[in-house]
Context: one part of a larger RNA
RNA sequence: UUGGGCGUAAAGAGCGUGUAGGCGGUUCGGUAAGUCUGCCGUGAAAACCUGGGGCUCAACCCCGGGCGUGCGGUGGAUACUGCCGGGCUAGAGGGUGGUAGAGGCGAGUGGAAUUCCGAGUGUAGCGGUGAAAUGCGCAGAUAUUCGGAGGAACACCAGUAGCGAAGGCGGCUCGCUGGGCCACACCUGACGCUGAGACGCGAAAGCGUGGGGAGCAAACAGGAUUAGAUACCCUGGUAGUCCACGCCGUAAACGAUGGAUACUGGGUGUUGGGGGAGUCGAAUCCCUCGGUGCCGAAGUUAACGCGUUAAGUAUCCCGCCUGGGGAGUACGGCCGCAAGGCUAAAACUC
Numbered sequence: 001u002u003g004g005g006c007g008u009a010a011a012g013a014g015c016g017u018g019u020a021g022g023c024g025g026u027u028c029g030g031u032a033a034g035u036c037u038g039c040c041g042u043g044a045a046a047a048c049c050u051g052g053g054g055c056u057c058a059a060c061c062c063c064g065g066g067c068g069u070g071c072g073g074u075g076g077a078u079a080c081u082g083c084c085g086g087g088c089u090a091g092a093g094g095g096u097g098g099u100a101g102a103g104g105c106g107a108g109u110g111g112a113a114u115u116c117c118g119a120g121u122g123u124a125g126c127g128g129u130g131a132a133a134u135g136c137g138c139a140g141a142u143a144u145u146c147g148g149a150g151g152a153a154c155a156c157c158a159g160u161a162g163c164g165a166a167g168g169c170g171g172c173u174c175g176c177u178g179g180g181c182c183a184c185a186c187c188u189g190a191c192g193c194u195g196a197g198a199c200g201c202g203a204a205a206g207c208g209u210g211g212g213g214a215g216c217a218a219a220c221a222g223g224a225u226u227a228g229a230u231a232c233c234c235u236g237g238u239a240g241u242c243c244a245c246g247c248c249g250u251a252a253a254c255g256a257u258g259g260a261u262a263c264u265g266g267g268u269g270u271u272g273g274g275g276g277a278g279u280c281g282a283a284u285c286c287c288u289c290g291g292u293g294c295c296g297a298a299g300u301u302a303a304c305g306c307g308u309u310a311a312g313u314a315u316c317c318c319g320c321c322u323g324g325g326g327a328g329u330a331c332g333g334c335c336g337c338a339a340g341g342c343u344a345a346a347a348c349u350c
Base pairs, nucleotide, nucleotide: 003322004321005320006319007304008303012318014201015200016199017198021194022193023192025088026087027086028085029084030083031082033081034080035077036076037075038074039073040072041071042070048066049065050064051063052062053061054060091191092188093187094186095184096183097182098181099180103177104176105175106174107173108172109171110154115149116148117147118146119145120144121143125136126135162169163168206247207246208245209244210243211242215241216240220236221235222234223233258317259316260315261314262313263312266295267294268293269292270291271290272289273288274287275286276285277284299306300305323350324349325348332343333342334341335340
């Protein structure tokens, strides 16, 4: 465990697929389980309520009636729910034709830049800072030119742009592949929504094996700063960052806002599609469907704010909250190679 809640006060699971379950469009017929109703039976006594009676009253006791919200049986009602059968097309799915996109996976490839190596030119500094020093450099650095190697990331385009369920996705080309949107209204005919468990995906860091390693850079070393400086600044620098395969499963995984459906004034920008006006074609204007922003009627909110992308008005389903600390901890269980994760208290205390 009622109730009230979950953007910011405690509270939406990181995200999806989907099992059981819960809930479910429209119409006709049947049934009568739920539902409503009449009657019958039962519903022990005591207790309780009520009428009356007995102890001188009362407490107490006795008799009668009621109550006993329920269960069973039987007759009836059929609006709603269920079940069975038939139909429908507004939900959902399919078909045909279009369409935008950093959606995913694999392979290939390009230029700029950093670093390193070789060679040329060239000479005393370079680098770095608040100022310096450590560091690099006459064994020729920095600068500059040419050539080469290698790794990682893709400037401009770039956008309150786009795509994806979320995490996330950005040079170019090819291959494979998922989803969306629009138009038509041709097909199926409620096939739907949600979703406990379950299963899958899941940034970064971290782990295992093997590879790779340019730049950056935990740890670490040195130089500074400082009262000190296990920091901030500087010079270096190893894991790591990258690839393959396998783990981990967390996050301010955020819109701090679960999913679905319907309804409820508008204005303005942008993105994808369709229709109309217009044009040679465009531009531009009007209408419409999908997305993404801003401002705002009503309403809502403790306020801030939200406001057709709701935090408004309603319905369905799931998750979650119930004072602060102790504590997202202990113990146990499950998972993990480990790190640890998930589940999750109590004493005590304010």
Small-subunit ribosomal RNA, central domain from an uncultured bacterium, 350 nucleotides, folded computationally. The prediction has a mean pLDDT of 91. Its Rfam family is "Bacterial small subunit ribosomal RNA".